RNA sequence: CCGCAAGGCUGGGGGUGUUUUCCGCAUAUCGGAAAGCUGAGAUAAACCCUUUGAACCUGAACCGGUUAAUGCCGGCGUAGGGAAGCCAUCUGCCUUCCCU
Numbered sequence: 001c002c003g004c005a006a007g008g009c010u011g012g013g014g015g016u017g018u019u020u021u022c023c024g025c026a027u028a029u030c031g032g033a034a035a036g037c038u039g040a041g042a043u044a045a046a047c048c049c050u051u052u053g054a055a056c057c058u059g060a061a062c063c064g065g066u067u068a069a070u071g072c073c074g075g076c077g078u079a080g081g082g083a084a085g086c087c088a089u090c091u092g093c094c095u096u097c098c099c100u
Base pairs, nucleotide, nucleotide: 007087008086009085010084011050012049013048014047016044017037018036019035020034021033022032023031024030056081057080058079062075063074064073065072
C1' cells in the first nucleotide's frame, strides 16, 4: 500500500432528555400538540447492544467546563452491575484417506 474480515438467523437487553410557541385553568407546577438543540436513537415496530459486554443502570438532585437549556463535553471508569445460542468466514493445530 492492497485485499479479506468486522457477517447472518433466532432469542434477549436498553434509553427516550432539554428549550420555545400554542392549547388545556387566572398564575405556577403539570399534561398535550408543533418546532428547535445534541445524538445511532428523544416512542420509532425504528435505533443501539448482546459476555472480546461504556448498549444501558447504580454512584448521581455527583464534580469541572459549556450552553437558550439539557448526561451538551469531560471526569467519575483498570468502580460495581448488566442481556446467548447456532451458522458462516478467516487463521492455527491434530487425526484419517488419496496422490506424488
The RNA shown here (TPP riboswitch aptamer (THI element)) has 100 nucleotides and comes from a Methylococcaceae bacterium. It was read from a public genome assembly, where an Rfam model found it. Lineage of the source: Bacteria > Pseudomonadati > Pseudomonadota > Gammaproteobacteria > Methylococcaceae. It matches the Rfam family "TPP riboswitch aptamer (THI element)". About the family: Vitamin B(1) in its active form thiamin pyrophosphate (TPP) is an essential coenzyme that is synthesised by coupling of pyrimidine and thiazole moieties in bacteria. The prediction has a mean pLDDT of 75.